[in-house]
RNA sequence: UGCUUAUCAAGAAAGACGGAGGGAUUAGGCCCUGUGAUGUCUUAGCAACCCAAUUCAGUUGGGUGCUACUUCCUACCCGCUGCCACUGCUGCAACGGGGGAGAUGAGUG
Numbered sequence: 001u002g003c004u005u006a007u008c009a010a011g012a013a014a015g016a017c018g019g020a021g022g023g024a025u026u027a028g029g030c031c032c033u034g035u036g037a038u039g040u041c042u043u044a045g046c047a048a049c050c051c052a053a054u055u056c057a058g059u060u061g062g063g064u065g066c067u068a069c070u071u072c073c074u075a076c077c078c079g080c081u082g083c084c085a086c087u088g089c090u091g092c093a094a095c096g097g098g099g100g101a102g103a104u105g106a107g108u109g
Stems, first nucleotide, its partner, number of pairs: 001109008013043005021032003026075004044067003049063006071101001076098004081093003084088001
């Protein structure tokens, strides 16, 4: 780095360092941020994907992961409902399903 597969509406924060943007990418929206964000480290916690032990469930230990906002929301397709200076280059909005992209685990070339 490619492929396969499972999950992604729940859950879980303090301290230190650091000093400007950040929430993956593009656009729009909505947010976080000098009351110090994002990030790194430590500790704590959540969870239960993989491994081991022991087991009726489960528990314990280890390897990851995660600890603002649904993967923050929308974008592409389908369905359904509503709205109007009433039918639009098939406009605008809510909801549901799917796809794409992404994240994480496990396996694999």